[in-house]
Context: one part of a larger RNA
């Protein structure tokens, strides 16, 4: 110098992002226990007290009186405690090996899909999970106990219905077009022969009308489906604001609450509260950049190795170091 204990005047968080570490509480029996509550809790709330020897008294339990000591559960071991607010109801669960938590899960609530050869899902098929289950069941999504509630908006996306009309594939159908030629035909030619032209069927290539289902366009319906939920200008007897009026646009213009919020940029907003001093905390206001209602909103008792503020007790965390004990190193032997 390092690690591990162990002790320290006077202060007692000044330390420090944070009271990290640490001390301080501390078995057990008695007395006593508040707000709030969902009546179960909260709670070992909190806070006090008791213990050792001896005498007397009593069956005993226990009572009364007196001793000693810093200390009487005499060593170890074995809760620190209140307030307040945020998140998530809880128990649970997750990044094995830098994250245990406001994430996941939950119970509960809601859409939806599925009549059983179910829907779903895996397989290439057989056939299998679902289930030896049946709508109080089983698949998919969301929300996330409980309370009080969950507004408007189907115009786009998506879903379900609908079939009159428009658009349509394969496929159907076969007018007609070429081409091939038995036959007509007749330049030419003395003749033999036999060019042009026209050409039925048959075959062959091609393939026009017109039929044709979903869908797609169309019509309605659907937000606990994805989502979305304005703008300007005027106006009351001081001033200011603006219940009211107008004007634009929209599918419709944020209801209920809640708000400088885990969401507020400006911002240490602005006012109360706590402190001598408070960018944090707390209660309010509302001027929401850019909450808001199962991507749930608001509250809320119990819970949390959760976060954030405060306060009592505690202390080497500090002021400011000291000292001691054991070990490792490192110097000298």
């Nucleotide at each position: 110098u390092c690690a591990u204990g162990g002790c320290u005047a006077a202060g007692g968080a000044a330390u420090u992002c944070g009271g990290c570490a640490a001390a301080u509480u501390g078995a057990c029996c008695c007395c006593g226990u508040a707000a709030c509550u969902u009546c179960g809790g909260g709670a070992g709330a909190a806070g006090g007290g008791g213990a050792c020897c001896c005498u007397c008294a009593g069956a005993g339990a226990u009572g009364a009186g007196g001793g000693c000591g810093c200390a009487g559960a005499g060593a170890a071991a074995u809760g620190a405690c209140u307030c307040a607010g945020g998140c998530g109801a809880c128990u649970g669960u997750u990044u094995a090996c830098c994250a245990a938590a406001a994430a996941c899960a939950c119970a509960u609530g809601g859409c939806u899909u599925u009549g059983c050869a179910a829907a779903u899902u895996c397989g290439a098929a057989a056939g299998a999970a679902u289930a030896c289950g049946u709508a109080u069941a089983a698949g998919g999504c969301c929300u996330g106990a409980c309370a009080c509630c969950u507004g408007c908006c189907c115009g786009g996306u998506g879903c379900c219905g609908g079939a009159a009309g428009g658009u349509u594939a394969a496929g159907a159908g076969g007018g007609g077009a070429c081409g091939u030629u038995a036959g007509a035909g007749g330049a030419a030619g003395a003749g033999a022969u036999g060019a042009a032209u026209c050409g039925a069927a048959g075959c062959g290539u091609u393939g026009a009308a017109u039929c044709g289902a979903a869908g797609c366009c169309c019509c309605g319906g659907u937000a606990a489906a994805c989502g979305g939920c304005g703008g300007c200008c005027g106006u009351a007897a001081c001033u200011a604001u603006a219940a009211c009026g107008g004007u634009c646009c929209u599918a419709a213009g944020g209801u209920a609450g809640c708000g400088a919020a885990a969401u507020u940029c400006c911002u240490u907003g602005u006012c109360g509260g706590g402190u001598a001093a408070g960018u944090u905390c707390c209660g309010a206001c509302c001027u929401g950049c850019a909450c808001g209602a199962a991507u749930g909103g608001u509250g809320u008792a119990a819970c949390g190795a959760u976060c954030u503020g405060a306060g009592u007790a505690c202390u080497g965390u500090c002021u400011c170091a000291g000292c001691c004990a054991u070990g490792a190193g490192c110097u000298c032997g």
Large-subunit ribosomal RNA, domain IV from a Bacteroidales bacterium, 333 nucleotides, folded computationally. The organism belongs to Bacteroidales, within Bacteria. RNAcentral holds the full RNA, with entries from ENA.